[in-house]
Context: one part of a larger RNA
RNA sequence: AUUGAACGCUGGCGGCAUGCUUAACACAUGCAAGUCGAACGGUAACAGGAGAGAGCUUGCUCUCUUGCUGACGAGUGGCGGACGGGUGAGUAACGCGUAGGAAUCUACCUUGAAGUGGGGGACAACCCGGGGAAACUCGGGCUAAUACCGCAUAACUUCUUCGGAACAAAGAGGGCCUCUAUUUAUAUGCUCUCGCUUUUAGAUGAGCCUGCGUAAGAUUAGCUUGUUGGUGGGGUAAAGGCCUACCAAGGCGACGAUCUUUAGCUGGUCUGAGAGGACGGACAGCCACACUGGGACUGAGACACGGCCCAGACUCCUACGGGAGGCAGCAGUGGGGAAUAUUGGACAAUGGGGGAAACCCUGAUCCAGCAAUGCCGCGUGUGUGAAGAAGGCCUUCGGGUUGUAAAGCACUUUCGUUGGGGAGGAAAGGUCACUGAUUAAUACUCGGUGACUGUGACGUUACCCAAAUAAGAAGCACCGGCUAACUCUGUGCCAGCAGCCGCGGUAAUACAGAGGGUGCGAGCGUUAAUC
Numbered sequence: 001a002u003u004g005a006a007c008g009c010u011g012g013c014g015g016c017a018u019g020c021u022u023a024a025c026a027c028a029u030g031c032a033a034g035u036c037g038a039a040c041g042g043u044a045a046c047a048g049g050a051g052a053g054a055g056c057u058u059g060c061u062c063u064c065u066u067g068c069u070g071a072c073g074a075g076u077g078g079c080g081g082a083c084g085g086g087u088g089a090g091u092a093a094c095g096c097g098u099a100g101g102a103a104u105c106u107a108c109c110u111u112g113a114a115g116u117g118g119g120g121g122a123c124a125a126c127c128c129g130g131g132g133a134a135a136c137u138c139g140g141g142c143u144a145a146u147a148c149c150g151c152a153u154a155a156c157u158u159c160u161u162c163g164g165a166a167c168a169a170a171g172a173g174g175g176c177c178u179c180u181a182u183u184u185a186u187a188u189g190c191u192c193u194c195g196c197u198u199u200u201a202g203a204u205g206a207g208c209c210u211g212c213g214u215a216a217g218a219u220u221a222g223c224u225u226g227u228u229g230g231u232g233g234g235g236u237a238a239a240g241g242c243c244u245a246c247c248a249a250g251g252c253g254a255c256g257a258u259c260u261u262u263a264g265c266u267g268g269u270c271u272g273a274g275a276g277g278a279c280g281g282a283c284a285g286c287c288a289c290a291c292u293g294g295g296a297c298u299g300a301g302a303c304a305c306g307g308c309c310c311a312g313a314c315u316c317c318u319a320c321g322g323g324a325g326g327c328a329g330c331a332g333u334g335g336g337g338a339a340u341a342u343u344g345g346a347c348a349a350u351g352g353g354g355g356a357a358a359c360c361c362u363g364a365u366c367c368a369g370c371a372a373u374g375c376c377g378c379g380u381g382u383g384u385g386a387a388g389a390a391g392g393c394c395u396u397c398g399g400g401u402u403g404u405a406a407a408g409c410a411c412u413u414u415c416g417u418u419g420g421g422g423a424g425g426a427a428a429g430g431u432c433a434c435u436g437a438u439u440a441a442u443a444c445u446c447g448g449u450g451a452c453u454g455u456g457a458c459g460u461u462a463c464c465c466a467a468a469u470a471a472g473a474a475g476c477a478c479c480g481g482c483u484a485a486c487u488c489u490g491u492g493c494c495a496g497c498a499g500c501c502g503c504g505g506u507a508a509u510a511c512a513g514a515g516g517g518u519g520c521g522a523g524c525g526u527u528a529a530u531c
Stems, first nucleotide, its partner, number of pairs: 001530003005527005012378006018371002020336001025334003029331003034079003039076002042072002046070003049066008086289003095214007104206002109202002112199005117151001119149002126141006157166003171194006180187003215261003222252003227249008264286004268279004291312005314325004342368001344367003350364001351362004381411004391402004415472001417467005425458001429453009475520005480501003486515005496503002
């Protein structure tokens, strides 16, 4: 000088940060990932409409039917649950950092090219029946789709023995009658938007390989059999002993292999003139993990924190047959500990997921609460005031000191208190009008402009004004030397102090108290730790 600190005494306000360093110990409770009806069959609830019936207060109430509409429980389906959030156990490693590389994939997004034809059979929901205490589950029957499966088409895609071969799709919504079809009117028609399939290029993200760097120990000296290399085969998105069969006998090591211990790495942080040393909490990048161990499934992406299966430990329910669970998410509880906060508010902003959108979800995030834990700022008054008051302390008894300090007088009112006013964080979204694109079209849809409307958790916001009153606001450590600051009383090698030297055995500036002083100040000291 510094700290994610703790402890003691003390404590007015605000801003900005920070807050389980220990048990990767165990967890009650609530919340933390949903969304889409513009993919689908539908209708459990709510609201509306229509129809029928009943009651009568004659325009209301009740009952029933009907998915007709707004919507929507459960279900099928799509996208997202691989992000965001947490923790640092493991890992001395291509894990990280840095510089390169070639044998790869990439949902959504952008861009270019081509297509979107024609069929089929199921399974949920639902209905019926059965089993079970429950979790749940079994059988039969019906049904839709952007769910599933063939057929057609097929290249600038893939494979190739260069002859050839192989491979796809799904519709939904709005508007309209110009064209086509038919009878009014609607559609399989037209048109627009969103989607779907194959493919090109990109962007983004990810996987892989290599050089160099990356803690300690030799009281660890030898280590290695898929081990090192080759060939064939397999496997992967992809190179490769990645795996396998055969062949060869190699490969690493005092430039420290192997083993043991410790440890997430980095940007950085602290210190220091620097070189260095120590550290890696907050924030940011990468990695690893998700009760412990193992495994794959789905998927563009996981071997998946709030998914699945198996085993184990633990906890809970049970009708003893069997089941359920995983806070190292946010709060919170017990425990451990010197020690670390609220079972708070809101999606208003920023961002994310879904959706055409409105919107929904979001303990990410933004805010508030608690804590002097740190840094920074402000205040606790200002001026005047000598009878140098009283009191305290000291005294050589003359006085000295506390001390302009107080009182008194005059003034101010920051902060706090009370009352009133009051930005900005708001961009969006909605309605209407005009206009451009598109179009057969003045529909629809999309873009632009304008008008109106309209969204704030924080919030009793920041800030401003007014009112009243010096009113509500100072402590802590030290005073032998180092080291700024001295006297008295008590004690008498006792009681005690102490960072080092050392003080104390009758005049102790070193113990204890007092007066006085010194240093810092809403803090001051002590302890721990680093330079």
Annotation:
This is a predicted structure of a 531-nucleotide part of an RNA (small-subunit ribosomal RNA, 5' domain) from an uncultured bacterium. RNAcentral holds the full RNA, with entries from ENA.